[in-house]
A computed fold for a 135-nucleotide RNA from an Actinomycetota bacterium, annotated as c-di-AMP riboswitch aptamer (ydaO/yuaA leader). Rfam family: c-di-AMP riboswitch aptamer (ydaO/yuaA leader). Rfam describes the family as follows. This family represents a conserved RNA structure found upstream of the ydaO and yuaA genes in Bacillus subtilis and related genes in other bacteria. The organism belongs to Actinomycetota, within Bacteria.
RNA sequence: UAACUUAGCACACCUAAUUCCAGCCUGUUUGGAAACGGGGGAGAAAAUUUCUUGGGGUGAAUUGUUUAAAAACAAAGGGCUAACUUUCGGUCCUAACCCGUCAACUAACCCCGUCGGUGUAGAAAGUGGGUAUUU
Numbered sequence: 001u002a003a004c005u006u007a008g009c010a011c012a013c014c015u016a017a018u019u020c021c022a023g024c025c026u027g028u029u030u031g032g033a034a035a036c037g038g039g040g041g042a043g044a045a046a047a048u049u050u051c052u053u054g055g056g057g058u059g060a061a062u063u064g065u066u067u068a069a070a071a072a073c074a075a076a077g078g079g080c081u082a083a084c085u086u087u088c089g090g091u092c093c094u095a096a097c098c099c100g101u102c103a104a105c106u107a108a109c110c111c112c113g114u115c116g117g118u119g120u121a122g123a124a125a126g127u128g129g130g131u132a133u134u135u
Base pairs, nucleotide, nucleotide: 011119012118013117014116018034019033020032021031022030035114036113037112038111039110040109054102055099056098057097058096062075063074064073065072076094077093078092079091080090081089083127084126085125086124087123088122
């Protein structure tokens, strides 16, 4: 000096999954608030859907081709590319889980969650902020 590994902190990213207050206190626990997110739940007008091929929900995570199957490919959808937005280029993902025969939408109202997992350094335009120097 470089690379790798571990731990902590800072910063940043996916996700709704963050912040604050009180209390506990020599241990990991509790309660509340805000914020964000999800589910259930009338009527009117209509519309949709089901009636076992059960149906439904969270989520971007579906559809098609192909295959003995898996894989693969394509479309559609989603994320990153370090101030932000857009475009171009590059790159990655397209899972998993839940309800239990049952729920369309839905005002009032009711209920629930705040986990888990990661580590980028391209270009142009516009917008915005900070630092330094000079006057």